Predicted 3D model of a 61-nucleotide RNA (Fluoride riboswitch aptamer (crcB RNA motif)) from a Betaproteobacteria bacterium. Rfam family: Fluoride riboswitch aptamer (crcB RNA motif). On this family, see Baker et al., Science 2012: "Widespread genetic switches and toxicity resistance proteins for fluoride". Taxonomically the source falls in Betaproteobacteria (Bacteria, Pseudomonadati, Pseudomonadota).

[in-house]
RNA sequence: AAUGGCGCCGGGGAUGGAGUUCCCCAUCAACCGCCGAAAGGCUGAUGACUCCUGCUGCGCU
Repeated sequence: AAUGGCGCCGGGGAUGGAGUUCCCCAUCAACCGCCGAAAGGCUGAUGACUCCUGCUGCGCU
């Protein structure tokens, strides 16, 4: 110096906040949804669970 492993801190997991948990990355990496030649179209505020906010549909008052 390069590479690998472990621990701590940190970051990330398609649009907000919080808790729990899982996974990934870590000197620029993890990450940046799907279909379609294009035009254009589709699902979801979660990685997963719960709560709140926002959005959407139905019903009642």